[in-house]
Annotation
c-di-GMP-I riboswitch aptamer from Texcoconibacillus texcoconensis, 84 nucleotides, folded computationally. Of the family's consensus pairs, 95% are formed in the model. It matches the Rfam family "c-di-GMP-I riboswitch aptamer". Gene Ontology term of the family: cyclic-di-GMP binding. The coordinates come from a structure-prediction model, not an experiment, and the mean pLDDT is 88.
Formats: sequence, C1' cells, structure tokens
RNA sequence: GUUCCGAAAGGGCAAAGCUAAUGAAAGUUAGUGACGCAAAACCAUAGGUCUAAGGCGUGAAGCUAGGAUAGCUAGGUUACCGAG
Repeated sequence: GUUCCGAAAGGGCAAAGCUAAUGAAAGUUAGUGACGCAAAACCAUAGGUCUAAGGCGUGAAGCUAGGAUAGCUAGGUUACCGAG
C1' cells in the first nucleotide's frame, strides 16, 4: 500500500412523528426529533415498489412514467480507524 474482517477510539448520518415550504400525487427540502445504520457517503444502470397530473378507455372499473424511492435488492465509485 491492497484485500478481507469489524473489537476499540474519535466521531458521522438520521427513521417515524411534529412544524413550515413545495409538488397533481408519491415524495422532496428546512427545522425539530432519534428508529436504527460500518458506507444510512455518492450514482436512477438493472430489477422491485410507490404515485398517476397528463394520456388511453364513450363512460366506469382500470391501464400507463418523462415522476419518485440510494434507509428495497443487485451493481458501480469514493472514504475514517485498525484488535485482527
């Protein structure tokens, strides 16, 4: 230095809820708050899941992603420490 692993130390992030804003919605952002997380840092490539403004359907039931989800799975990139 690299890979695996994750005891310790220093720390880090922040679920649900609440408040405000935004969005058609799912959701997102900020504050508060901690369920948890060794990548719970980043990437929407593949799959899954959520939503359906718009479109389709005479209409209804419904269908549909250019939307969302990285704290769903897989994959990729980067990274602190070192009992091992």